[in-house]
């Protein structure tokens, strides 16, 4: 100097005029209300509504089972999480670093198109070897006086052997090498891989080493599934209060409305009957189901028709808040001390105009300065690249609505810190 990686921050500024909202204060008004002043007044994502909560209401409580849903290496942080931090394993990259839906395929079911012989109790297309038989007699060797005989090579048929080599494919039943074999094959051996046992280090995931075993068993679970752990429901349009008004409305159906004992009271034809109350047993209801407890009980569940309210106040901003310093921790984060008080609207406020400045794009001017070249300083020349001046334009993504902790997505332009690689100089 260039290229890359990780992290943090800003994201227009100043002034004037006019105009908004909450809160506080002053003045005027019988009141309604009017007017003046002051402080303060959108975000890093307010977005998405994807997670986790606080808070509110509902479910009678506890324990289990089922259904449904969520997470998935280990350890830690946190109110909690599917988030964050650190580490392990796998993958990518020269590297800084980045990515991973990271438990199980011998519990079961399912899929692997096409190609290919064959894709999971899978296989022989090309091919290699070859007992036996035939052909050739070209070549080699041996024997023979010669003719010839025998063997090998070559080639054909074919009993049989092979899965090493080639092909197909995303993937072909461990890989590489040596030996062995008729040719081959973990057939044997070495190393790698795999499995078993144990040792060392580590909280652990896991890592390293040792001994034994030739060791058939692919991939997909972001397929269904199995395993481990976790989970009530609904949501501020939750809810509470005030006010107002109506019809404490009407209809249909299901289950239940029981027994015993004691006391009191009324009636009595003296057999008993009615009412009320206490206890016990049984039954019904209490939002999947079972058990236990508790509550209520003449109730309870479901459906249909119809009427009223749509207003105001509150919830509503002090929060697992934020800032600074110190300590602990690799870190996330925690603890201690001290400081701060900064929107609360409700059809929904923070805006409009003007000027200057900043950043930036385009166009124009200028040789004044920087820069370059020459010559060696009060210098000359070139050049519109930078500075300078003028004009026009632009200034990202985007707006609270109960509040927090995260994740994901969007973002013109700019600044800072750390790390990696390449090149050059010293």
């Nucleotide at each position: 100097u260039c290229a890359g990686g990780g992290g943090g921050c800003c994201g227009g500024g100043c002034a004037g005029c006019c105009g908004c909202g909450u809160u506080g204060g002053g003045g005027c008004u019988u009141g309604c209300g009017c007017u003046c002043c002051a402080c303060c007044g959108a975000g890093g994502a307010a977005a998405g509504u994807c997670c986790g909560g606080g808070c509110u209401c509902c479910a009678c409580g506890a324990a289990g089972c089922a259904a449904g849903g969520g997470u998935g290496g280990c350890g830690g942080g946190u109110a909690a999480c599917g988030c964050c931090c650190g580490c392990c394993g796998g993958g990518g990259g020269u590297g800084a670093c980045c990515c991973c839906a990271g438990g199980g395929a011998a519990a079961g079911u399912g899929c692997c198109a096409c190609a290919g012989a064959g894709a999971g109790u899978a296989u022989a297309c090309c091919g290699c070897c070859g007992a036996u038989g035939g052909a050739a007699c070209g070549c080699c060797c041996g024997c023979u006086c010669a003719g010839g005989c025998g063997g090998g090579u070559u080639u054909c048929a074919c009993a049989g052997g092979c899965a090493a080599g080639g092909g197909u494919g995303a993937a072909a039943g461990g890989g590489u090498g040596c030996g062995g074999c008729a040719a081959g094959a973990g057939c044997g051996c070495a190393c790698c891989g795999g499995g078993g046992c144990g040792c060392u280090g580590g909280c652990a995931a896991c890592a390293g080493g040792g001994c034994c075993c030739g060791c058939a068993u692919g991939g997909c679970a972001a397929a269904c599934c199995c395993c481990a752990c976790c989970c009530g429901g609904a949501g501020c349009a939750a809810g509470a209060c005030c006010g107002a008004a109506u019809a404490g409305g009407g209809g249909c159906g299901g289950c239940g409305c029981g027994c015993c004992u004691g006391c009191g009271u009324c009636c009595u034809u003296c057999g008993g009957g009615g009412c009320a109350u206490a206890g016990g047993c049984a039954g019904g209801u209490g939002a999947g189901u079972u058990u236990c407890g508790c509550a209520c009980c003449a109730g309870u569940c479901g459906c249909c028709c119809g009427g009223g309210u749509u207003g105001g106040u509150u919830g509503c901003u002090u929060g697992a808040g934020u800032c600074a310093u110190g300590c602990g921790g690799c870190a996330a984060c925690g603890c201690a001390u001290g400081g701060c008080g900064u929107a609360g609207a409700u059809g929904a406020a923070u805006g409009g105009c003007u000027g200057c400045c900043a950043u930036u794009g385009c166009g124009g001017a200028u040789a004044c300065g920087g820069u370059c070249u020459c010559c060696g300083g009060u210098g000359a020349g070139a050049u519109a690249c930078c500075g300078u001046c003028c004009g026009c334009g632009a200034u990202a993504c985007a707006g609270a609505a109960c509040c927090c902790g995260g994740c994901u997505u969007a973002c013109a332009g700019g600044c800072c810190c750390c790390c990696u690689g390449a090149c050059a100089c010293u």